[in-house]
This is a predicted structure of a 105-nucleotide RNA (c-di-GMP-I riboswitch aptamer) from a Steroidobacteraceae bacterium.
It was read from a public genome assembly, where an Rfam model found it.
RNA sequence: AGGUUUCUUUGGCAAACCCUCCGCGAGGAGGGGACGCAAAGCCUCCGGUCUCUGUCAGAUGGCUCCGCGCGACGCGGGCCUGCUGGAGAUAGCGGGGUUGCCGCC
Numbered sequence: 001a002g003g004u005u006u007c008u009u010u011g012g013c014a015a016a017c018c019c020u021c022c023g024c025g026a027g028g029a030g031g032g033g034a035c036g037c038a039a040a041g042c043c044u045c046c047g048g049u050c051u052c053u054g055u056c057a058g059a060u061g062g063c064u065c066c067g068c069g070c071g072a073c074g075c076g077g078g079c080c081u082g083c084u085g086g087a088g089a090u091a092g093c094g095g096g097g098u099u100g101c102c103g104c105c
Stems, first nucleotide, its partner, number of pairs: 002105003012037002017032006035092001041098003045095003048090005056085003061080003065077005
């Protein structure tokens, strides 16, 4: 320097929960604390999941709503819904990229 991997060592990280702070929220930071992790180091490129505005635009469905039409029912309006577009979160949800410790060759 390269390859390989967990047979070995030093150790490392830190879930839930609690406290303080930030955020509309998902969540994040610090302290405590350990469920676990061979990359549970780092990076949103791909997929998944979650949040937000429901300001804007389009779509779906609904209403003992309002108006028009003789009527079937249709059209227009209003309200609710929540899908897409948008913005964000999650790296301890996977994939991918990248860096690293020990051992062995």
It matches the Rfam family "c-di-GMP-I riboswitch aptamer". Rfam describes the family as follows. GEMM was predicted in a large-scale screen for bacterial structured RNA regulatory elements. Lineage of the source: Bacteria > Pseudomonadati > Pseudomonadota > Steroidobacterales > Steroidobacteraceae.